[in-house]
RNA sequence: AGCUCAUCCAGAAGGGUGGAGGGUUCAGGCCCUGUGAAACCCUGGCAACCCCCCGCGAGGUUGGACUUCUCGCGCGGAAGGUGCCACUUCCUGCCUCGCUUGGUGCGGGGGCAGAUGAGCA
Numbered sequence: 001a002g003c004u005c006a007u008c009c010a011g012a013a014g015g016g017u018g019g020a021g022g023g024u025u026c027a028g029g030c031c032c033u034g035u036g037a038a039a040c041c042c043u044g045g046c047a048a049c050c051c052c053c054c055g056c057g058a059g060g061u062u063g064g065a066c067u068u069c070u071c072g073c074g075c076g077g078a079a080g081g082u083g084c085c086a087c088u089u090c091c092u093g094c095c096u097c098g099c100u101u102g103g104u105g106c107g108g109g110g111g112c113a114g115a116u117g118a119g120c121a
Base pairs, nucleotide, nucleotide: 002120003119004118005117006116007115008114013043014042015041016040017039021032022031023030026093027092028091029090044085045084046083049081050080051077052076054074055073056072057071058070059069060068089113094110095109096108097107098106099105
């Protein structure tokens, strides 16, 4: 690289370097950007995936267990590992359903792709 699962309409910005792009790619749209884009660095913050504490339950262990291990659920936390800090993953694109006289319209579901985490390999 890849596979599996979960989540993706909430939340959270200042400074330095830099100097023209950026919102994943393509197309269309809509935006951000010399009142300074991307990228990197520093500081701060958000959130709670992993994690930490406590309680409850189930299973395993055991002669039996209130021990210990694993798993699940719930309250709380933020030390540590990641992540993130314009716009829903900015919106649409493929399939499908509903509304609509109609439609380059509106809404729902699914898919593809992607991002992040955890596990596997």
The prediction has a mean pLDDT of 81.
SAM riboswitch aptamer (S box leader) from a Rhodothermales bacterium, 121 nucleotides, folded computationally.